c-di-GMP-I-GGC riboswitch aptamer from a Candidatus Tectimicrobiota bacterium, 74 nucleotides, folded computationally. The coordinates come from a structure-prediction model, not an experiment, and the mean pLDDT is 89. It was read from a public genome assembly, where an Rfam model found it.
RNA sequence: UCCGCCAAAGGCAAACUGCCCGAAAGGGUAGGACGCAAAGCCACUGGCCUGAAAAGGCAGCAGGGCUGCCGGAG
Repeated sequence: UCCGCCAAAGGCAAACUGCCCGAAAGGGUAGGACGCAAAGCCACUGGCCUGAAAAGGCAGCAGGGCUGCCGGAG
């Protein structure tokens, strides 16, 4: 640097449910596992959602940036 076919140790946690925050989208937390090799972090670009607007949200929509465990190859 590339890869995730093999092994092992672990990690995260969709839907749904309780409680809390929010006008809403949505978020936090506990339970729960559909999945995930960055499903770790950042709204920078596109996209989507809420809102009359101002503004807000989605990182588990894609791209991009930063960082990173184990193993394999170079």